About this RNA
A computed fold for a 72-nucleotide RNA from an Actinomycetota bacterium, annotated as transfer RNA. The RNAcentral record of the sequence draws on ENA. Its mean pLDDT, the model's own confidence on a scale to 100, is 84. The source organism's lineage runs through Bacteria, Bacillati and Actinomycetota. It matches the Rfam family "tRNA". About the family: Transfer RNA (tRNA) molecules are approximately 80 nucleotides in length. By type it is a transfer RNA.

[in-house]
RNA sequence: GGGGGUGUAGCUCAGGGGGAGAGCGCUUCCUUGGCGUGGAAGAGGCCGAGGGUUCGAAUCCCUCCACCUCCA
Numbered sequence: 001g002g003g004g005g006u007g008u009a010g011c012u013c014a015g016g017g018g019g020a021g022a023g024c025g026c027u028u029c030c031u032u033g034g035c036g037u038g039g040a041a042g043a044g045g046c047c048g049a050g051g052g053u054u055c056g057a058a059u060c061c062c063u064c065c066a067c068c069u070c071c072a
Base pairs, nucleotide, nucleotide: 001071002070003069004068005067006066007065010024011023012022013021018055026042027041028040029039030038048064049063050062051061052060
């Protein structure tokens, strides 16, 4: 330098045009003498950045950034 892949909640990941979600974690409450377990409720992400297509973009297209991998 070139090809491919990944980027979404604190962590691990799903979602591939029209509701942003799960598990774990966190907060509050119940349960306990207390902790843990269990149960209920809740907070937390404008989806790596910019632009384009579209009535509508996390999702499709382009460029860039970071990381992984292959080739040279």